Predicted 3D model of a 74-nucleotide RNA (transfer RNA) from a bacterium. It matches the Rfam family "tRNA". Its family is annotated with triplet codon-amino acid adaptor activity in the Gene Ontology. It is annotated as a transfer RNA.
[in-house]
């Protein structure tokens, strides 16, 4: 220089393959159990879904384009 892939919560990941308010775990907050911790229960806060653009009545989901990584060819 080519080819293929990945980018959703603070971290590691789902999402039935276009449709209702985008979830899970840990991890953070507060309450309760303990004389305390440590675990345990409960709530509860946290997402411009990488960035901009297009398709569509409607995008996390197609479709270009840019960044950032990961891989394979040369």
């Nucleotide at each position: 220089g080519g080819g293929g892939g990945a980018u959703u919560a603070g971290c590691u990941c789902a999402a039935u393959u276009g449709g209702c308010u985008a979830g899970a775990g840990u991890g953070c907050u507060u309450g309760c159990c303990u004389g305390g911790c440590a675990g345990g229960c409960a709530a509860g806060a946290g997402g411009u879904a990488a960035u901009g653009g297009g398709u569509u009545c409607a995008a996390a989901u197609c479709c270009c384009a840019u960044a950032u990584u990961c891989u394979c060819c040369a």